[in-house]
Context: one part of a larger RNA
RNA sequence: GAUGAACGCUAGCGGCAGGCUUAACACAUGCAAGUCGAGGGGUAGUUAUCUUCGGAUAAUGAGACCGGCGCACGGGUGCGUAACGCGUAUGCAAUCUACCUUAUACAGGGGGAUAGCCCAGAGAAAUUUGGAUUAAUACCCCAUAGUAUUACGAAAUCGCAUGGUUUUGUAAUUAAAGUUCCAACGGUAUAAGAUGAGCAUGCGUCCCAUUAGCUAGUUGGUGUGGUAACGGCACACCAAGGCAACGAUGGGUAGGGGUCCUGAGAGGGAGGUCCCCCACACUGGUACUGAGACACGGACCAGACUCCUACGGGAGGCAGCAGUGAGGAAUAUUGGUCAAUGGGCGCAAGCCUGAACCAGCCAUGCCGCGUGCAGGAUGACGGUCCUAUGGAUUGUAAACUGCUUUUGUACAAGAAGAAACACUUCCUCGUGAAGGAAGCUUGACGUACUGUAAGAAUAAAGAUCGGCUAACUCCGUGCCAGCAGCCGCGGUAAUACGGAAGAUCCAAGCGUUAUCC
Repeated sequence: GAUGAACGCUAGCGGCAGGCUUAACACAUGCAAGUCGAGGGGUAGUUAUCUUCGGAUAAUGAGACCGGCGCACGGGUGCGUAACGCGUAUGCAAUCUACCUUAUACAGGGGGAUAGCCCAGAGAAAUUUGGAUUAAUACCCCAUAGUAUUACGAAAUCGCAUGGUUUUGUAAUUAAAGUUCCAACGGUAUAAGAUGAGCAUGCGUCCCAUUAGCUAGUUGGUGUGGUAACGGCACACCAAGGCAACGAUGGGUAGGGGUCCUGAGAGGGAGGUCCCCCACACUGGUACUGAGACACGGACCAGACUCCUACGGGAGGCAGCAGUGAGGAAUAUUGGUCAAUGGGCGCAAGCCUGAACCAGCCAUGCCGCGUGCAGGAUGACGGUCCUAUGGAUUGUAAACUGCUUUUGUACAAGAAGAAACACUUCCUCGUGAAGGAAGCUUGACGUACUGUAAGAAUAAAGAUCGGCUAACUCCGUGCCAGCAGCCGCGGUAAUACGGAAGAUCCAAGCGUUAUCC
């Protein structure tokens, strides 16, 4: 000098930030991922009319169900990991990419189911069985198709080794979906882009040699399988290799970086907030779905733990936001709103969003402001000290006089953050639900700022004073009580202990402790 700090004393306000460093310990409760009726069938209900009071008709229409998209983002944590994990620089002639953009082409015909609803059951529950019946942008079949894929060929050209690119011939294989009736939104194939991801490589990346040898899918080859893709990635066979004193192997520790602290720098230390990457989601394993996961609030299996049970069987996972217990020196509210920004779905209105924006708590930090200003000497009273009829100091300090009102209190007024989407009107052109203009709508925060009024009114502590180190005297104590960062102080005149008076430093803080330079 610094800190995600803690502790002691003290405390007026504001702005901006920060806030479980320990038990990746266990979790009550609520919320954190839904949305679409412009994909589908369709019910309860509601309203209206009629009624023989049984009900019927019409309109509207949740919840649940099938289907689509999302749930792989956003948010959390740092257990593991010494690794192509990260950083940096390259490569993919070895790769994939939903939604979005651009371009071209297409969308013909048919079929069988199934949830829901209805009926009948099982079970304490979670849940579940059977029958009948029905729809779709769900599923299946046929047709059509090439700059797609596969097989066999041909030619040209290029390179970086395997090879790549372009043109072309033959054969085979694989598409589609409607809603609505007017537009609009969608569907399928191919190519390109954008975005995101995967893989490979050079270099860099902590300590221990009181860790010296390690390795059998191990190292390489051939073949097959698998993958989006290369590869011992897996398998069969063959060979005997591969790594290591330039530190293999083993052990310990640890997420990495941008950055942050310190320092003139070189270095040394740290990796909290914010951003990028990685890993993880009670512990271990596995795959499914999907463009994308081996998936925090999905599935299955095993384990530990907790809970329910009618003992037959079931349920759960806060390292999301709050909150609870525990641990600890120590770290906050079971708050408000989707107004803005962003995300998901939707044509849209909109719905959802503990992301986000705000508010609450805490001097935890940084920055700013204030606690008054001017005059005022019989240098008052009181205190303390002395060389003591008197002086010194507290000290212009107080009283007293005048002034101001930052701040605080009361009242009044009151922003910016809001521009859009949608809707209405108008304009322009190359006529597209294109572009532009005007109007209209929307604020959780809940205030900030401003004005008026009275009134010095509402506001200073903490540590230190032997040297280092700015600041000295008196009293008490008597190697006691005690102090102390180091040197050291205290045994009867202690500037070092305790008190007082004064002084010094800093200031809403001041000291102590811990850690780093």
This is a predicted structure of a 517-nucleotide part of an RNA (small-subunit ribosomal RNA, 5' domain) from an uncultured bacterium. The coordinates come from a structure-prediction model, not an experiment, and the mean pLDDT is 84. Rfam family: Bacterial small subunit ribosomal RNA.